Parts: sequence; C1' cells; structure tokens
RNA sequence: GGGCCUAUAGCUCAGUUGGUUAGAGCAGCGAACUCAUAAUUCGUUGGUCGAAGGUUCAAAUCCUUCUGGGCCCA
Repeated sequence: GGGCCUAUAGCUCAGUUGGUUAGAGCAGCGAACUCAUAAUUCGUUGGUCGAAGGUUCAAAUCCUUCUGGGCCCA
C1' cells in the first nucleotide's frame, strides 16, 4: 500500500433481504424466602445501535467517508 471481517445496555451477544415499542443472558438495584449469608423466585433500572453525511414517508439494517479492533496479501 491492497483486500476481508467487525463495532448494538456495565460484559457476552441476538436482531438482516428497511416498517409494531430495540431485545436476551449475565451483572446492578428492590422484594420474597432464611436466624443470617449464599442459592432460588418475582419485579425493575440501564442504549443518541462507533462518528459524520446521504437515500427514503420510514434506517441498527441500504450507500459514502472517517475512526477503533482483528485477519490475510504485498
């Protein structure tokens, strides 16, 4: 220098051929249970979907550029 993959909650991830409100597990918080703790059960908080721009009635999702991470080639 060229190519490919990837970025969504504190962490690990799903979400897809654009359309119902952005979700799960773990973690956190509250409650039940217990002499108490753990475990278990119930409830609950938390996101500008990496940044900027574009297309569209509508974008996490499509297009462009940039940034971070990973891999391959030279």